[in-house]
Molecule: SAM riboswitch aptamer (S box leader)
RNA sequence: UCCUUAUAAAGAGUGGCGGAGGGAACGUCCCUGUGAAGCCCGGCAACCUGCAAGAACUUGCGUGGUGCCAAAUCCGGCGGUGAAACCGAGAGAUAAGGC
Numbered sequence: 001u002c003c004u005u006a007u008a009a010a011g012a013g014u015g016g017c018g019g020a021g022g023g024a025a026c027g028u029c030c031c032u033g034u035g036a037a038g039c040c041c042g043g044c045a046a047c048c049u050g051c052a053a054g055a056a057c058u059u060g061c062g063u064g065g066u067g068c069c070a071a072a073u074c075c076g077g078c079g080g081u082g083a084a085a086c087c088g089a090g091a092g093a094u095a096a097g098g099c
Base pairs, nucleotide, nucleotide: 002098003097004096005095006094007093013041015040016039017038021031022030023029026076027075042069043068044067047065048064050061051060052059053058054057073091078088079087080086
């Protein structure tokens, strides 16, 4: 890099440094000097791991490995279907496993 499986309306800062970008990509949709990215601290969650309980397997804790902390994966694009809404596809994200 690719493949498989699972998950996604919950949750997470009135902090410090920084100083113009950011939301995967694209956009006529958004955020941002009432302070973007990034770094530090802090926090959330519970996929894997560890520990504890109980029979499976589940529950709890949160040690370690990741991940995450604007907006339902923010919305849109492709299909159902002309609009809204909804559902689905595609693409992307994360985890675990495989080649």